[in-house]
Context: one part of a larger RNA
RNA sequence: GCCGACGAGUGACCGUCCGUCGCGAGGUUAAGGCAGGGACAGCCGGAGCCGGAGCGAACGCGAGUCCGAAAGGGCGGACAAGUGGCGGGCGGGCGACCCGAAACCGGGUGAGCUACCCAUGGGCAGGGUGAAGCGCGCGGAACACGCACGUGGAGGCCCGAACCCAUCCGGAUUGCAAACCGGAGGGAUGACCUGUGGGUAGGGGUGAAAUGCCAAUCGAACCCGGAGAUAGCUGGUUCUCCCCGAAAUGCAUUGAGGUGCAGCCUCGUGGGCUCCCCACGGAAGUGGGGGGCGGAGAGCCGCCCGGGAGGUAGCGUGUCGGAUCGGCGCGGGGGCGUCCAGCUUACCAACCCGAACCAAACGACGAAUGCCCGGAGGGGGGAGACCCCCUGGAGCGGGGACCACGGGAGUGAGACCGCGGAUGCUAAGAUCCGUGGUCGAGAGGGAAACAGCCCAGACCGCCGGCUAAGGUCCCGAAGUCCGGGCUCAGUGGGCAAGGGGGUCGCGGCGCGUUGACAACCAGGAGGUUGGCUUAGAAGCAGCCACCCUUGAAAGAGUGCGUAAUAGCUCACUGGUCGAGAGUGCCGCGGCACCGACAAUCCACCGGGGCUAAGCCCGGCACCGACGCCGCGGAUGCAGCCGAACGGUUGCGUGGUAGGGGAGCGUCCCCGUCGCCGGCGAAGCGGGAGCGGAAGCGACCGUGGAGGGGCGGGGAGUGCGAAUGUCGGC
Repeated sequence: GCCGACGAGUGACCGUCCGUCGCGAGGUUAAGGCAGGGACAGCCGGAGCCGGAGCGAACGCGAGUCCGAAAGGGCGGACAAGUGGCGGGCGGGCGACCCGAAACCGGGUGAGCUACCCAUGGGCAGGGUGAAGCGCGCGGAACACGCACGUGGAGGCCCGAACCCAUCCGGAUUGCAAACCGGAGGGAUGACCUGUGGGUAGGGGUGAAAUGCCAAUCGAACCCGGAGAUAGCUGGUUCUCCCCGAAAUGCAUUGAGGUGCAGCCUCGUGGGCUCCCCACGGAAGUGGGGGGCGGAGAGCCGCCCGGGAGGUAGCGUGUCGGAUCGGCGCGGGGGCGUCCAGCUUACCAACCCGAACCAAACGACGAAUGCCCGGAGGGGGGAGACCCCCUGGAGCGGGGACCACGGGAGUGAGACCGCGGAUGCUAAGAUCCGUGGUCGAGAGGGAAACAGCCCAGACCGCCGGCUAAGGUCCCGAAGUCCGGGCUCAGUGGGCAAGGGGGUCGCGGCGCGUUGACAACCAGGAGGUUGGCUUAGAAGCAGCCACCCUUGAAAGAGUGCGUAAUAGCUCACUGGUCGAGAGUGCCGCGGCACCGACAAUCCACCGGGGCUAAGCCCGGCACCGACGCCGCGGAUGCAGCCGAACGGUUGCGUGGUAGGGGAGCGUCCCCGUCGCCGGCGAAGCGGGAGCGGAAGCGACCGUGGAGGGGCGGGGAGUGCGAAUGUCGGC
């Protein structure tokens, strides 16, 4: 890992609701007993419990009672049903669906490992060093002291085996080994090592102290027990089909991944319109009884019509607040003034005025949406859908659509997208609200692939048809379709500010056969080298000014140039040329260009490839889905027919959590079938055929002794998952 077997909402009790049965203003027995061969059978047993009356703390009173002096108020009373059994849903305290802690407590077992201690033994090759003391010699006055020699043999002394240790390197790392092996290394007469016997025990020991060690376990040992501790947590939870179908919100929470109530789902019951009668009431109306109509003129949802509240978007700046410029200038600052008075200022500047602005918490205005209210009835025909008439100023449509009560839930982590906002950076696949959609719980088609985008909601079948989004050259179903325009960039097929005689269209303003634009020829001068500055500054470093004259025209000079001049050139003028109208400037729009750099060949169209097979406008056709239609079938609900089985018509039938309904199968028991079975049961292998599924099953083989159908009852009743358990391979 696979296969097989085992493996999870149970039981008693209490409560509550539903179903069903008994009795019913009552219902029911418990312990116990009687009879009996005996029983979960029968008969006693009324203690007790529930109901039948409430109110009060209670005495107590009673359809009332309690508080109160009263007024008044609280809780009750009229329409009234209960109770016991059985079955089922759910709840409660119990282990309470199953498995799972880390831990806590009790009683024990451990110091044969290890820590420390006690007692008693054992061990330390060899070598080196040479303390004190003592002796002698020398110095010395000395018996002091010093020096030398000898003797001596001290030391947590030195080197180094045994022994003890474990610092480094290598190996080993499913090992030789759950700590080892090799080499190097530290201690090796000591706080040394070691044998044997003994002692200290779990909130305890022991500890040259690391939270170390206390039997391969230690921030509190191990074993058994309390014990199925608890687990708002994780995982798992077993057959089928049918109907409906959520939530990820609000409030609260020692609350935030839990829970309570509400919201949203499901199942059941009742209700709804009108007329008459009765009761209550001033009325509106409420309750009860009877009749009529009836799925609608009630309620709900959508649209339409009429009426209404409002302060958002927008707009505005009179108010309020902010902010800018200008004018005026209170006041202040600076300067002057011997004090004072005062003067002055190109500084700041209030109020006021002018101009142009901004605002969620500004408003003299003010939408669209949204929100609220309102929009009678009566009669006739018909089986019905529906039709007709009257009145009136008078509304159409829809439907697993409305309301109340009760049983059962789940949900209370939401996600993305569009729109309106907040926070943030007008960041985020960000966060938080509102609103709508989708996913969640939604398959199918498109978007190459792709929960949340676009189209569209899958009951089943069909080798039939039509469409949606999106497509129609090939991959690859369908146009190499039609008409008009644009693009040359493979733009299309990623990207901004910004840039540009790309190109197409539109508009505005000039000049132009009295000759424009471009080109060519010629002129482009004088005062003057303007003044200043400067070493110089002569049109052309810089500053200031920018005049006059001649003339067809010519700047106190457009650029190049010089050290400065010079030189070239431009503006401007004349001439040549001669525009089937040209030429220049500006603005707007369409498509394209640059801007454009990344990590393994192409790699920013899905690919091929495309100049239309790109983009814009218009048109026709076709393809294209589980959409729609057609045909057949199943099923739910409702209407109608029917005694029933059933038939028929209409509308439905995606689905997680979850609610409801109907079934299949397993084991055991009771009853039944004058059931089956050695002429072959169960089981096992196969399996025609049957059923909507779970499943059933003739028959064949194997097997060798039990089994089945039907009607009921009871459960240790269905496995693929739980790092499930055990076994096999």
Large-subunit ribosomal RNA, domain II from an Armatimonadota bacterium, 729 nucleotides, folded computationally. The RNAcentral record of the full RNA draws on ENA. The organism belongs to Armatimonadota, within Bacteria. The coordinates come from a structure-prediction model, not an experiment, and the mean pLDDT is 83.